A computed fold for a 96-nucleotide RNA from a Syntrophobacterales bacterium, annotated as c-di-GMP-I-GGC riboswitch aptamer. Its Rfam family is "c-di-GMP-I-GGC riboswitch aptamer". Its family is annotated with cyclic-di-GMP binding in the Gene Ontology. The organism belongs to Syntrophobacterales, within Bacteria. It was read from a public genome assembly, where an Rfam model found it.
[in-house]
RNA sequence: CUCGAUAAGGGCAAACCACCCGAAAGGGUGGGACGCAAAGCUACUGGCCUACCCCCUCUCCAUAGAGUCGAGGGCACGGUCGCAGGGCUGCCGGGG
Numbered sequence: 001c002u003c004g005a006u007a008a009g010g011g012c013a014a015a016c017c018a019c020c021c022g023a024a025a026g027g028g029u030g031g032g033a034c035g036c037a038a039a040g041c042u043a044c045u046g047g048c049c050u051a052c053c054c055c056c057u058c059u060c061c062a063u064a065g066a067g068u069c070g071a072g073g074g075c076a077c078g079g080u081c082g083c084a085g086g087g088c089u090g091c092c093g094g095g096g
Base pairs, nucleotide, nucleotide: 001095002094003093004092011036012035016031017030018029019028020027021026034082040088041087042086044085045084046083047080048079049078054074055073056072057071058070061067
């Protein structure tokens, strides 16, 4: 530098369940294992998810303006590193 067919010590833990946090996506802890050789760390780039707030439209009330509730749409500053790429670090073994 490259690879993970074989071996050993091991490691992590999807879905689901309980409790907690959050508006949600999602996260934490415990149980649990579908998988994982970086499923270790990092939201930097793209993707994807969500939409409390904010923006737009509609409905309703109203002379009008403003505005509450409701419906629809948009939006990341929220989230995902177990979506891909990038960055940083690393155990065991094989090959060079």